Background
Predicted 3D model of a 336-nucleotide RNA (Bacterial RNase P class A) from a Thermotogota bacterium. Its mean pLDDT, the model's own confidence on a scale to 100, is 79. The source organism's lineage runs through Bacteria, Thermotogati and Thermotogota. Of the family's consensus pairs, 98% are formed in the model. It was read from a public genome assembly, where an Rfam model found it. Its Rfam family is "Bacterial RNase P class A". The family's RNA type in Rfam is ribozyme. Rfam links the family to the GO terms tRNA processing, dimeric ribonuclease P complex and ribonuclease P activity.

RNA sequence: GGAGUGGAUCGAACGAUCGCGGGAUUCUUACGGAUCUCGAGGAAAGUCCGGACUCCAAGGGCAGGAUGCUGGUUAAUGGCCAGCAAGGGUGACCUUGAGAUAGGGCCAUAGAAACGAAAACCGCCGUAAAGGCAAGGGUGGAAAGGCGAGGUAAGAGCUCACCAACACUUGUGCGAGCAAGUGGUUUGGUAACCCUCAUCCGGAGCAAGACCGAGUAGGAGGAGGUUUGAGGUGGCCCGCCGACUCCUCGGGUAGGUCGCUAAAGGGAUGUGGUAACACAUCUCUCAGAUAGAUGAUCGUUCUCGACAGAAUCCGGCUUAUAGGUCCACUCCGAAG
Numbered sequence: 001g002g003a004g005u006g007g008a009u010c011g012a013a014c015g016a017u018c019g020c021g022g023g024a025u026u027c028u029u030a031c032g033g034a035u036c037u038c039g040a041g042g043a044a045a046g047u048c049c050g051g052a053c054u055c056c057a058a059g060g061g062c063a064g065g066a067u068g069c070u071g072g073u074u075a076a077u078g079g080c081c082a083g084c085a086a087g088g089g090u091g092a093c094c095u096u097g098a099g100a101u102a103g104g105g106c107c108a109u110a111g112a113a114a115c116g117a118a119a120a121c122c123g124c125c126g127u128a129a130a131g132g133c134a135a136g137g138g139u140g141g142a143a144a145g146g147c148g149a150g151g152u153a154a155g156a157g158c159u160c161a162c163c164a165a166c167a168c169u170u171g172u173g174c175g176a177g178c179a180a181g182u183g184g185u186u187u188g189g190u191a192a193c194c195c196u197c198a199u200c201c202g203g204a205g206c207a208a209g210a211c212c213g214a215g216u217a218g219g220a221g222g223a224g225g226u227u228u229g230a231g232g233u234g235g236c237c238c239g240c241c242g243a244c245u246c247c248u249c250g251g252g253u254a255g256g257u258c259g260c261u262a263a264a265g266g267g268a269u270g271u272g273g274u275a276a277c278a279c280a281u282c283u284c285u286c287a288g289a290u291a292g293a294u295g296a297u298c299g300u301u302c303u304c305g306a307c308a309g310a311a312u313c314c315g316g317c318u319u320a321u322a323g324g325u326c327c328a329c330u331c332c333g334a335a336g
Stems, first nucleotide, its partner, number of pairs: 001332010012301007020039008041307001045318002048316005053205004059238004064201005069083005084097005098196002103194002105190003121137002123133003145163002148160003164186002166183007209258004219249006231241003265284008302305001
């Protein structure tokens, strides 16, 4: 200097004038005014996960659903941190993760054959014939562990050495695993196909829910039920609660307050921990609209401005993103 990998962060700035929403103080009989202060994001998006909170709900079983290597962390998770194994990459790093010997289904075409096979396509050996082979070639994503040697009529783990898988033993690690030894035991793939195993799982949602005020017609007609139990409890069953439940027609109201932002909250320091994170001390309060708040004008600056607007809240994941800035690491080249 170039090319990469992983992570973090900014995302127009400053000033002036007028205009919006919340809060505090204060003035006014009230209407309303004055001063101070705060006021959209890294994703506010998607609504994909997990919860807090509110209401209904005693519980158990079955069905159903979710997750899927190990350990830790958290309110919780499919998140995060650290590891293990397999695979990709020169590398920094990245991706994936229960079981195929419990059973079932499927594997087109090609090929001799896809139930690991028998009447084996080419072929090798052998013969008068019979027969032997699965080693070589071919087809395919996959064809009776791999390579080499011996052996054989020709061959084959038939035997041997090395390697791989598998089983057992020992050591080691919390564990997933790893290492060594012994043993010819040598086994197709597929489970976001059915299935098996392990762990976990009530429902609905801020338009949840609570209160105040106003007003009408405490209206009319029906069905069912009151211990022979309607109805409720996500589905079904058992169990539990249980006196009212539901349909049609008709009438009245559509207002206001709370929930609504002090929170599993932010920051600094210290201690423990590889880390995620936890604990302690001190400190700060950073939106709460509801026909829905951030706008307009002018001037200056330069990186000339991308994706894009809260609606109960929080922790994650995913997606979009003009132009910049920073940190750590890897590889290549050159110079000293």